A computed fold for a 72-nucleotide RNA from uncultured Oscillochloris sp., annotated as transfer RNA. Taxonomically the source falls in Oscillochloris (Bacteria, Chloroflexales, Chloroflexineae, Oscillochloridaceae). Rfam family: tRNA. It is annotated as a transfer RNA. The prediction has a mean pLDDT of 83. The sequence was found in a public genome assembly.
RNA sequence: GGCUCCGUAGCUCAGCGGAAGAGCGCCCGGCUGUCAACCGGGAGGCGGCGGGGUCGGCACCCGUCGGAGCCG
Numbered sequence: 001g002g003c004u005c006c007g008u009a010g011c012u013c014a015g016c017g018g019a020a021g022a023g024c025g026c027c028c029g030g031c032u033g034u035c036a037a038c039c040g041g042g043a044g045g046c047g048g049c050g051g052g053g054u055c056g057g058c059a060c061c062c063g064u065c066g067g068a069g070c071c072g
Stems, first nucleotide, its partner, number of pairs: 001071007010024004018055001026042005048064005
């Protein structure tokens, strides 16, 4: 330098055009003599960044930044 994949909650990851969810963690409550486990509830996201096409985007197109792998 070329190609491919990844970037979404604090962490690990889902979600192939109608607008965002799970597990763990965190907070509150229940249970327990207490803790853990278990049960119920809750907070937390301008989707790496910029632009484009679309009535409508996390998703499609272009650019760009970061990470991983392969090739030279």